[in-house]
RNA sequence: UUCGAAAAAUGGCAAACCCCGGGUAACCGGGGGACGCAAAGCCACGGGUCCUGAAUAUUCAGGAUAGCCGGGUUGCCGAAG
Repeated sequence: UUCGAAAAAUGGCAAACCCCGGGUAACCGGGGGACGCAAAGCCACGGGUCCUGAAUAUUCAGGAUAGCCGGGUUGCCGAAG
């Protein structure tokens, strides 16, 4: 220095649901709220799922999701080994 815990500390984020706003929609932003999270920071590159429009019977185009999985990138602690 790298990997490495069902360890610890200080912090961070925030599911469902409710309120307000945006979007045709998936969904997003703000406030409340905590199910959880060591990348639940960031990036739609591959796959998945969802929405919209075409086409027409499984394709095409555009979009959403990073809290579905993989990948890229930055990053806290660091036992035994």